[in-house]
The prediction has a mean pLDDT of 81. A computed fold for a 90-nucleotide RNA from a Syntrophomonadaceae bacterium, annotated as c-di-GMP-I riboswitch aptamer. The source organism's lineage runs through Bacteria, Bacillati, Bacillota, Clostridia and Syntrophomonadaceae. It was read from a public genome assembly, where an Rfam model found it. It matches the Rfam family "c-di-GMP-I riboswitch aptamer". Rfam links the family to the GO term cyclic-di-GMP binding.
RNA sequence: ACUGUUUCAGGGCAAACCGGUCGAAAGGCCGGGGCGCAAAGCUAAAGGGGCUGUUGCGGGAAAACCCGUAAAUGCCAGCCAGCUGCCGGU
Repeated sequence: ACUGUUUCAGGGCAAACCGGUCGAAAGGCCGGGGCGCAAAGCUAAAGGGGCUGUUGCGGGAAAACCCGUAAAUGCCAGCCAGCUGCCGGU
C1' cells in the first nucleotide's frame, strides 16, 4: 500500500421492542434487550440524500384547538460520502 476469502486473539458497538427521561416533533440520553456491524469510531459548518415542522401565511372554531400551505435554523453518520483506526492475510 492492497485486502477481509480462514475472524484467529483480545475484545468492541448495539436494530426492533420495553421502562425512565428531555423535546412541539423528528429525535437524543440512561437502563434492559440483541437485529445486525470490520469502522455500527469521528464529522451534519465540504457535499448529496432522508426525517420532522416550532414559526409564518391562508381558512375554520365561542374557545381549546383543527385543516391547508411555505420554510431548517432542528434531527439522522445503522443511507451515500469525508477523515482516522485494531487484528489477520498478501